[in-house]
Order: sequence, then structure tokens, then C1' cells
RNA sequence: GGGCUGGUAGUUCACCGGGUAGAACACCGCAUUCGCAUUGCGGAGGUAGAGGGUUCGAGCCCCUCCCAGUCCA
Repeated sequence: GGGCUGGUAGUUCACCGGGUAGAACACCGCAUUCGCAUUGCGGAGGUAGAGGGUUCGAGCCCCUCCCAGUCCA
């Protein structure tokens, strides 16, 4: 330098024929307990790596760039 894969909540990851963004763990509150843990219920938390384009509408399609991994030179 080139090819490929990935970047979504604090973390690990879903969501792939474009139509309101979710789970688990973690965090907070309540119940349970003498208290803690466990368990149950509820809650907060994301302009989806950045920018632009297509579209009535984009996490998803197209372009450029950044970061990580991998392969080639």
C1' cells in the first nucleotide's frame, strides 16, 4: 500500500428483503430478610465510529474518512 470482517446501552452481543432500537450482565428503587446474599417486580441508560448521499423513511443501501482484527505484498 491492497483485500476481507467488525464498530449499536457501562460491558458482551442481537436486531440483516429499509418502517418507533432490544436481551443478558452491571447500575438505581421497591418487596422479601434481624441484616447481607439470593429471588421477584419496576426504573434509568444509546442522535447505532464520524461526515455526506439515495429514499416519504436508513443501524440496515451507496461514497469518503477514523479505529480494531485478519490475510496478501